[in-house]
Predicted 3D model of a 93-nucleotide RNA (Glycine riboswitch aptamer) from an Alphaproteobacteria bacterium. It was read from a public genome assembly, where an Rfam model found it. Of the family's consensus pairs, 91% are formed in the model.

Parts: sequence; C1' cells; structure tokens
RNA sequence: AGGAUUCCUGCGGGAGAGACCGGUCCAAAAAGAUCCGGCGCCGAAGGCGCAACCGCCCCGGAAACGCUCAGGCAAAAGGACCGCAGGAGGAUG
Repeated sequence: AGGAUUCCUGCGGGAGAGACCGGUCCAAAAAGAUCCGGCGCCGAAGGCGCAACCGCCCCGGAAACGCUCAGGCAAAAGGACCGCAGGAGGAUG
C1' cells in the first nucleotide's frame, strides 16, 4: 500500500403453493388475526438426510438435491440468493 474467505448493517431485486371448509372470538353484517378440528399443497428462513463436490485427505467441510419437523399457501411480514454502499476482520503479496 493493495487488501481475500467470513460476519454484521442499510438500500434495491426476490419464487412457489387453498383469500380452503367448519366451529370459536370480535362484530350491524362481512372480512381479517388467534385458537380448535379436517383435508389439499409449497420449499428459497431454520432443521435434518444422502451425497455430487471440495480440502490440510487421519479426518473434516459440504448443495439450489431429498425430507417436510418447523415455516409458508390474497395483501402485509418473512424469504435462500444476487447487486451496490458502509463497518468488523486480517489470509496473502
């Protein structure tokens, strides 16, 4: 002096699947949220599993694949991941 992997924050983008049925609460009526029961679905919070693959190959790390426990199935919220900016950090030269 350029500063990696990784982590955090902000902004932007961000899919899929019943605004399902019945009851309860509120309410003029309806809708919505919660709770109870029932079936149908989704996978991109998280979790778990196999393992492609990767590494320093004793052993570890491991998916956007699979499972659906959780979560979700109008909007809102959330959302893996991507881009930009800032911060932490300090491999390496």